Context: one part of a larger RNA
Molecule: large-subunit ribosomal RNA, domain VI
Organism: Minisyncoccia bacterium
RNA sequence: CGUCAACACUUGAGGGAAGUCGUCCCUAGUACGAAAGGACCGGGAUGAACGAACCUCUGGUCUACCGGCUUUGGCACCAGCUGAAGCGCCGGGUAGCUAUGUUCGGAAGUGAUAAGCGCUGAAAGCAUCUAAGCGCGAAGCACUGCCCAAGAUUAGGUGUUAUAGGUCCCUGGAAGACUACCAGGUUGAUAGGCUCAAGGUGUAAGAUCCGUAAGGAUUUUAGCCGAAGAGUACUAAUAGACCUAUU
Numbered sequence: 001c002g003u004c005a006a007c008a009c010u011u012g013a014g015g016g017a018a019g020u021c022g023u024c025c026c027u028a029g030u031a032c033g034a035a036a037g038g039a040c041c042g043g044g045a046u047g048a049a050c051g052a053a054c055c056u057c058u059g060g061u062c063u064a065c066c067g068g069c070u071u072u073g074g075c076a077c078c079a080g081c082u083g084a085a086g087c088g089c090c091g092g093g094u095a096g097c098u099a100u101g102u103u104c105g106g107a108a109g110u111g112a113u114a115a116g117c118g119c120u121g122a123a124a125g126c127a128u129c130u131a132a133g134c135g136c137g138a139a140g141c142a143c144u145g146c147c148c149a150a151g152a153u154u155a156g157g158u159g160u161u162a163u164a165g166g167u168c169c170c171u172g173g174a175a176g177a178c179u180a181c182c183a184g185g186u187u188g189a190u191a192g193g194c195u196c197a198a199g200g201u202g203u204a205a206g207a208u209c210c211g212u213a214a215g216g217a218u219u220u221u222a223g224c225c226g227a228a229g230a231g232u233a234c235u236a237a238u239a240g241a242c243c244u245a246u247u
Stems, first nucleotide, its partner, number of pairs: 001151001005161006014148003020048007032037001050105005058099004065092005070085006109143003116136004165243004169185005190236003193232004199225003206219005
């Protein structure tokens, strides 16, 4: 830009991905075989590698979370707090992200076939799967299951609304380079704040007591806390402008 309104929901022409393999058990120590050995067919179980999704579990990471330790500087000193030292070093760790973790997938089935195996059957009184005709037969082909899909210019279909619909702008996001997409914009829980509960760290500061002191105990399973949950209009989504279809 088109599909000559918009918004939803769709059909599927066409395209893509996938397609793997093993071991064990039963049938059955059966068929077969002198024995040794040892099945087809059919049924069940369990894996490997590969792929997709996810974070409940197991782990990793988690430089705006918590704690410990050292040197040095600052807040006059003590205590406490804090800067620098690769996050100074060390021990943990939520959300998120993640695999080595978890779940799921390949299947089954249908149709037409390949090699091959056949039925009927002449040419050629026989024979012959083939010449007419008919059947079976692959991890392969076409469907079936998954994904994309009407620029499929043959531009499809259905429904709703027509004074509809959309954009700018703003608050944001398990969406994202930008854009787009999605959730919202006071008739509001979109983000922040606050409250509650979860979860992390591991018992704060101050005070009191014990000890000459280092230190210990009690108050105190405290204090602090990033992303996650719920609630709550306290803060910010104000105010407004623009585009546009049929009639």